RNA sequence: UAAGACUUAGGCAAUGAAGUUUGCCUUUAAGUAUCCUUUGUGAUUAAUGACUUCUACUAUUGU
Numbered sequence: 001u002a003a004g005a006c007u008u009a010g011g012c013a014a015u016g017a018a019g020u021u022u023g024c025c026u027u028u029a030a031g032u033a034u035c036c037u038u039u040g041u042g043a044u045u046a047a048u049g050a051c052u053u054c055u056a057c058u059a060u061u062g063u
Stems, first nucleotide, its partner, number of pairs: 009026005016054006033044003036040001
């Protein structure tokens, strides 16, 4: 590098990581937010499906 066989669980839930938990999907899948006069090199919110912690970002206050 190629081929074959066997074994296994795996993935997802609009932005990161870990743990727990719930739901969904079985790879042709689950999933890919909202708004707009310009459909755009546009604007806005959110790091969770939920909980806890960390990190990043934002606002305020204190040292």

Predicted 3D model of a 63-nucleotide RNA (Fluoride riboswitch aptamer (crcB RNA motif)) from Clostridium luticellarii. The sequence is in RNAcentral, with records from Rfam. The organism belongs to Clostridium, within Bacteria. The prediction has a mean pLDDT of 77.